[in-house]
Context: one part of a larger RNA
RNA sequence: CUGGGUGUAAAGGGUGCGUAGGCGGUAAUGUAAGUCAGGUGUGAAAGCCCGAAGCUCAACUUCGGGAUUGCACUUGAAACUACAUAACUAGAGUACAGGAGAGGUGAGUGGAAUUCCUAGUGUAGCGGUGAAAUGCGUAGAUAUUAGGAGGAACACCAGUGGCGAAGGCGACUCACUGGACUGUAACUGACGCUGAGGCACGAAAGCGUGGGGAGCGAACAGGAUUAGAUACCCUGGUAGUCCACGCUGUAAACGAUGAAUGCUAGGUGUCGGCUCUUAAGGGUCGGUGCCGAAGUUAACACAUUAAGCAUUCCACCUGGGGAGUACGAUCGCAAGAUUGAAACUC
Repeated sequence: CUGGGUGUAAAGGGUGCGUAGGCGGUAAUGUAAGUCAGGUGUGAAAGCCCGAAGCUCAACUUCGGGAUUGCACUUGAAACUACAUAACUAGAGUACAGGAGAGGUGAGUGGAAUUCCUAGUGUAGCGGUGAAAUGCGUAGAUAUUAGGAGGAACACCAGUGGCGAAGGCGACUCACUGGACUGUAACUGACGCUGAGGCACGAAAGCGUGGGGAGCGAACAGGAUUAGAUACCCUGGUAGUCCACGCUGUAAACGAUGAAUGCUAGGUGUCGGCUCUUAAGGGUCGGUGCCGAAGUUAACACAUUAAGCAUUCCACCUGGGGAGUACGAUCGCAAGAUUGAAACUC
């Protein structure tokens, strides 16, 4: 390379948009590049294969045939691919009419709770634990009442419920805005699928500048525990967590399952539409769960939301360690990220 694979054994890119490329619906006409058939030339000889012959045989040698799977020219065929022309509507998109949603961005508003401040009541404890102590408190704490400040998060509703490409999204109101779904079948007429590079988005932590800082809380300090305790437990507590702008670009970024299309028993929940003899019911389209048929699987399990049966395109794997390391390169302020070996060893 071929082959075989990628839920859990090695292996699906974190996700999308999309360039090149690859692949591509129905029917018609034409062309003849691919394709197929015939012919001509060429494809040196030796060698190779088959059949003979000559050395007593064989090796060897000689003769005849084949092969030389190729290339060029030429004559035809037109199913398939391709190309051209003019069409179609089942793919795709548009339009119109609807309802659903924590989809996104910005602005504003609200109540509960924690903490702090002020004032009142009130007096000796509070807090914490397995038990304690550090800590707070007669300079009046804890508790309780009233008022105020400030930050962060939004109880109940809440649901294998919803939305989003993924990351993710949950108080309320307003503004702007993306997508999906259903119904109609009016319009376009293959406009499609995938997608190396590329571009964009991308939890948490971290970084830069400037704000903010209630609670929580790496580091750190103290108290315990212990043989020790650089921990688990307790009292404190700085970065951080929050906001704006910029960077980083990684996660068990998981369904450990790439995207798209078609086909292959059912049953039972649920969400959003539409619909029917009005239904405590049925049908249909799109999601989201559970159980199961055929089939698949090493098993577990998967099973119309496939890990089944097929097709197209991309990514990735090829024994363990060394190692996601070294070196180089690219990116980054840095931390580091991406790409990514070998010796050696089992």
Molecule: small-subunit ribosomal RNA, central domain
Organism: uncultured bacterium